[in-house]
The RNA shown here (Bacterial RNase P class A) has 363 nucleotides and comes from a soil metagenome. The prediction has a mean pLDDT of 78. Rfam family: Bacterial RNase P class A. By type it is a ribozyme.
């Protein structure tokens, strides 16, 4: 880095589908057969499908992304490439540099602007003078020298720091310094290679850009409307209320008559029709950027073609429980065997990623 992540049998259940029987049909019940959690179903971090709402066009604000090329439905994902940092090893007297291996990188811009750089240190960015080195002046002394003080030069050496204004060598100098030169490094220009990031070369130009940090504000480029399956669509009871029409009666007192009581006849009892809408039900719902095998193209991610397969659909929420045998681990035992354990976790519209959790085993 990749793969697996208990096996078998019996009994009793649960959910869905097909079919048969009972039944006039539906429903329900029963029988038979078939199917029934994961590599992460998790976190809900990123991207999409789908649904509804919003939407002339442009801008501000906000958020995200940020080397190049490719893949993809899309991505902040993946693949390939480039560049850079760190560690180790090698080349080298050594430093700088170069090469190899491993590993890491939010890897656009630090001359657009504003601000920041703790502690230490003389100085943290218009460079700087603490020690040291050197020169001049001048006390002093044990006087061809040492040395306090004053003035100046210096960035080589020491020291501080995460970081101190290129490196090595030669020359040069009072001492020094890209001050000069050679090589290395750097910037520009030119040429070449590459789709590009970028790389290579130059007998060319410049002694040399002025440190870090944008995971400070900011600038540049690109992208982004919002909410989410409790989205949303359909059917639709009772009660109450609404609209329209009819309406002088209606209801109860066991069936009928009488009688009585209640509600009504302008504020309309009662009846019919309609619409919204709640409970409830149905759909959305699982055949899909699907899975397996082969083959072709491609370094790869991935894509094309051919063949085969159907592999959860609950929704107060199924996918389970018990027993036995075996496997694995731990403990005890010489052994037979006995006891205990067997991870992380569990769909809720669906898909592609990322991240996180995970006993044990295999390559």
């Nucleotide at each position: 880095g990749g793969g697996c992540g208990g096996a078998c049998a019996g009994c009793c259940g649960c959910u869905g589908g097909u079919u048969c029987a009972u039944c006039u049909c539906c429903a329900a019940u029963g029988g038979a057969c078939c199917a029934g959690a994961g590599g992460a179903a998790a976190g809900u971090c990123c991207g999409g499908u789908c649904u509804c709402c919003a939407c002339a066009g442009g801008g501000c604000a906000g958020c995200a992304u940020g080397c190049c090329g490719g893949c993809u439905a899309a991505c902040g994902g993946c693949c390939g490439g480039g560049g850079g940092g760190a560690a180790u090893c090698g080349c080298u007297c050594a430093a700088a540099g170069c090469g190899a291996u491993u590993u890491c990188c939010a890897c656009g811009g630090a001359c657009a602007g504003u601000g920041c750089c703790a502690c230490a240190g003389a100085a943290a960015a218009u460079a700087u003078a603490c020690c040291g080195c050197c020169c001049g002046g001048u006390a002093g002394c044990u006087a061809u020298g040492c040395g306090g003080c004053c003035g100046g030069g210096u960035a080589a050496g020491g020291g501080u720091g995460a970081a101190a204004a290129g490196g090595u060598g030669c020359g040069g100098u009072a001492a020094g310094a890209g001050c000069g030169c050679a090589c290395c490094g750097c910037g520009g220009c030119c040429g070449g290679a590459g789709u590009g990031a970028u790389c290579c070369g130059g007998u060319c130009c410049g002694g040399c850009a002025g440190g870090g940090a944008a995971a400070a504000c900011c600038c540049c480029a690109u992208g982004c409307g919002g909410a989410g399956c409790a989205a949303g669509a359909c059917c639709a009871a009772a009660u109450a209320g609404g609209a329209g029409g009819g309406g002088a009666g209606g209801a109860g007192c066991g069936g009928c008559c009488c009688g009585c009581u209640c509600c009504g006849u302008u504020c309309g009892a009662c009846c019919c029709u309609c619409g919204g809408g709640u409970a409830g039900g149905u759909c959305g719902c699982u055949c899909g950027a699907g899975c397996c095998g082969g083959u072709c193209a491609g370094u790869a991610a991935u894509g094309g073609c051919c063949g085969g397969c159907c592999u959860g659909g609950a929704g107060g929420a199924a996918u389970g429980g018990c027993u036995g045998u075996c496997g694995c681990c731990c403990c005890g035992g010489c052994a037979a065997c006995g006891g205990g354990g067997u991870a992380c976790a569990g769909a809720a519209a669906c898909c592609g990623g990322c991240u996180u959790a995970c006993a044990g085993c295999c390559c």